[in-house]
C1' cells in the first nucleotide's frame, strides 16, 4: 500500500413510529426513538421505483428516493 470483513477495540449512522416544521405531491429538515448498516459517509452519471403537470392515446415536461441495484470519490481498525 492494495485487496477483503471472520475477530477484537475505539467510535458512527438511524428503518419504522412519534411531536413540530417546509412543500399540492413524492418528500425534506429539527427532536425524541433503534429495525437495522462494514461506508446506511458524499455525488441523482445509468438503470429502476414514486410524486406532479399537460395530453383523446403513444407520451412529454418538472421534482422525490444514496436505507433499490450499478459507477465514481473518500474514510476508521488490522486477527488472517
Nucleotide at each position: 500500500c492494495g485487496a477483503u470483513g471472520c475477530a477484537a477495540a475505539a467510535g458512527g449512522c438511524a428503518a419504522a413510529c412519534c411531536g413540530c416544521u417546509c412543500g399540492u405531491g413524492a418528500g425534506g429538515g429539527c427532536g425524541g426513538g433503534a429495525c437495522g448498516c462494514a461506508a446506511a459517509g458524499c455525488c441523482a452519471c445509468g438503470g429502476g421505483c414514486c410524486u406532479u403537470g399537460c395530453g383523446c392515446g403513444g407520451g412529454c415536461a418538472a421534482g422525490g428516493c444514496g436505507g433499490c441495484c450499478g459507477g465514481g470519490c473518500u474514510g476508521c481498525c488490522g486477527c488472517g